[in-house]
C1' cells in the first nucleotide's frame, strides 16, 4: 500500500412480518424478529438509477449500481 476471506476470532448491522406512532404519498422512527450481509459503515435528483406527489434544483429509497473511510485473518 494491494489483493484476499461469512467455512477462524472478537465482535457488528438487520430482511420479510406484526404493533405503535410521524408523513397527501413514496417512506421513516421505535419494539418484537432474523431474511442474509466482508463493508447490510458513511454519502442523495449537484454520480447513476428506481419511487412518491400538493410537479418544484419539491420529496424518498445507501439491503439497486457507484462513490468514499474501515476491524481482523491469510498472502
Nucleotide at each position: 500500500a494491494u489483493u484476499u476471506g461469512a467455512c477462524a476470532a472478537a465482535g457488528c448491522c438487520a430482511a420479510a412480518a406484526c404493533a405503535g406512532a410521524a408523513g397527501c404519498g413514496a417512506u421513516u422512527c421505535u419494539g418484537u424478529g432474523a431474511c442474509g450481509g466482508a463493508a447490510a459503515g458513511c454519502u442523495a435528483u449537484a454520480g447513476g438509477g428506481u419511487c412518491u406527489c400538493a410537479u418544484g434544483u419539491a420529496g424518498a429509497c445507501a439491503g439497486c449500481c457507484a462513490g468514499u473511510u474501515a476491524c481482523c485473518u491469510a498472502a
The RNA shown here (c-di-GMP-I riboswitch aptamer) has 75 nucleotides and comes from a Bacillales bacterium. Model confidence (mean pLDDT): 84 of 100. It matches the Rfam family "c-di-GMP-I riboswitch aptamer". Gene Ontology term of the family: cyclic-di-GMP binding. On this family, see Weinberg et al., Nucleic Acids Res 2007: "Identification of 22 candidate structured RNAs in bacteria using the CMfinder comparative genomics pipeline".